[in-house]
Context: one part of a larger RNA
RNA sequence: AGUAGCUUAAGGAAUUAGGCAAAUCAGCUGGGCGUAAUUUAGAAAGAUGCCCUCCUUUCUGCUUGACUUUGGUGAUCAUUUUUGGUCGCUAGAGCCAAGUAGAAAGGCGCAGUGAAUGAUAUGGGAUGGACUGUUUAUCAAAAACACAGGUCUGUGCAAACUCGUAAGAGGAAGUAUACGGGCUGAAGCCUGCCCAGUGCCGGAAGGUUAACUGCGUGGGUGUAGAGAGCAAUCUCUAUGCUUGCAAUGGAAGCCCCGGUGAACGGCAGCAGUAACUAUAACUGUUCUAUGGUAGCGAAGUACCUUGUCGCUUAAUUGGCGACGCGCACGAAAGGUUUAACCAGUCCCAUGCUGUCUUGAGCUGCUACUCG
Numbered sequence: 001a002g003u004a005g006c007u008u009a010a011g012g013a014a015u016u017a018g019g020c021a022a023a024u025c026a027g028c029u030g031g032g033c034g035u036a037a038u039u040u041a042g043a044a045a046g047a048u049g050c051c052c053u054c055c056u057u058u059c060u061g062c063u064u065g066a067c068u069u070u071g072g073u074g075a076u077c078a079u080u081u082u083u084g085g086u087c088g089c090u091a092g093a094g095c096c097a098a099g100u101a102g103a104a105a106g107g108c109g110c111a112g113u114g115a116a117u118g119a120u121a122u123g124g125g126a127u128g129g130a131c132u133g134u135u136u137a138u139c140a141a142a143a144a145c146a147c148a149g150g151u152c153u154g155u156g157c158a159a160a161c162u163c164g165u166a167a168g169a170g171g172a173a174g175u176a177u178a179c180g181g182g183c184u185g186a187a188g189c190c191u192g193c194c195c196a197g198u199g200c201c202g203g204a205a206g207g208u209u210a211a212c213u214g215c216g217u218g219g220g221u222g223u224a225g226a227g228a229g230c231a232a233u234c235u236c237u238a239u240g241c242u243u244g245c246a247a248u249g250g251a252a253g254c255c256c257c258g259g260u261g262a263a264c265g266g267c268a269g270c271a272g273u274a275a276c277u278a279u280a281a282c283u284g285u286u287c288u289a290u291g292g293u294a295g296c297g298a299a300g301u302a303c304c305u306u307g308u309c310g311c312u313u314a315a316u317u318g319g320c321g322a323c324g325c326g327c328a329c330g331a332a333a334g335g336u337u338u339a340a341c342c343a344g345u346c347c348c349a350u351g352c353u354g355u356c357u358u359g360a361g362c363u364g365c366u367a368c369u370c371g
Stems, first nucleotide, its partner, number of pairs: 001366008010357002014355001019352001027113001030052004038043001040186001054107012067094012108112001121350007128342002133145002149184007161170003187337004192267003197264002199260005206255003212249001216245013268286005295329001296326001307323006
């Protein structure tokens, strides 16, 4: 000096990015009392918090059981009436035992859940995700994924869809309250406007349009016949083969006509105007398919920005509450509110502490120096 531990005056987070680490708290289905806001009435909650716990003696209550006894009543037996015996039911009293709950007095100790072991100390305000769950085996456990719920869309069964060249298989030994795909993500309140572009769905009059069809027409060439020419050869007719061009007809698609946003997506600008000023309910104008509604908002989103105001502090680029022309929120790439939950994130408080002021001592192991 390192490492693993223990202790520490006074202070008590001044440390630090941050209470990281440590300390505090306390476990055993402890006992009794008591417990706020809020809330989906379940919860929050073991909220927070207060008291008790050992030993001896005495007393009291309750429960159960046994015994003794008193009254009422039923059955039966005996008895001349009176009455007596036995058994049962019921109400009460006494005493004893066991269990249990409590009260008082006394006793001892620092301490009575006396040990061991042993849990995230507690509370408040926000943020995100509703929740339990899942994940980067070996630097990330989360606000990411999933989720129940919502919605759109496809699929009529030899289903859609997926795997496979196929046979075949899954879907499913299921059948639209089913199965596949997309988006959203409990619940409450809601989910505005735009169909011009792109996509999807529907339509079929017109335009365009493939293979194919082949009216017509050009070239090459075989055979036969006729004609012209001295001949080579040329022309015509008939009949074949072959090769170009090509009218006409010709489906879906596209153009076209509609619909559709919990489909991909989008949701403006410039001026003027009120009897202080300021502002603009109001007006004009340009462009557009339409010009951002409700709600929220310096936000996990705000550049300017440490915005401005209030609260919190002695002091706050922090936090919370407001404000709003929001560089560049916004409604299922959902908006907003929300109890419960969380090894999530931020801030505050109580307690607590060697984190610190500020060091010190001790123990184990190691490095190092000497030997």